[in-house]
RNA sequence: AUGAUCCCCCGCGGGAGAGUUCGAAUCGGCCGCAAGGCCGGUUCGACGCCGAAGGCGCAACCGCCCCGGAAACGCUCAGGCCCGAAGGACCGCGUGGGAGCU
Numbered sequence: 001a002u003g004a005u006c007c008c009c010c011g012c013g014g015g016a017g018a019g020u021u022c023g024a025a026u027c028g029g030c031c032g033c034a035a036g037g038c039c040g041g042u043u044c045g046a047c048g049c050c051g052a053a054g055g056c057g058c059a060a061c062c063g064c065c066c067c068g069g070a071a072a073c074g075c076u077c078a079g080g081c082c083c084g085a086a087g088g089a090c091c092g093c094g095u096g097g098g099a100g101c102u
Stems, first nucleotide, its partner, number of pairs: 005099004010094005019047001021046011048081003054077001055075003061069003
């Protein structure tokens, strides 16, 4: 100094699952003489559910084997459950930085 390789930041693309359940409150719209009813949104509560932010747990396995590191497995605290948006492990591409081998 450089190629494959590994790690991190950023950008782009792909990216799943699970209730438009019940009740209450409130806002908007529609119907109605009225009582009231219907539709949609938001919030709260209840029960049910999901698992791919995060978090926690066990372990195959790995290591410098005292002890540590460890999952896409499990738990669901958080998060999420019409569509959409957001988020999203992980995968691919690009750019920048770092590491170490040669």
Predicted 3D model of a 102-nucleotide RNA (Glycine riboswitch aptamer) from Enterovirga aerilata. Lineage of the source: Bacteria > Pseudomonadota > Alphaproteobacteria > Hyphomicrobiales > Enterovirga. The model forms 90% of the base pairs in the Rfam consensus. The sequence was found by an Rfam model in a public genome assembly. Its mean pLDDT, the model's own confidence on a scale to 100, is 77.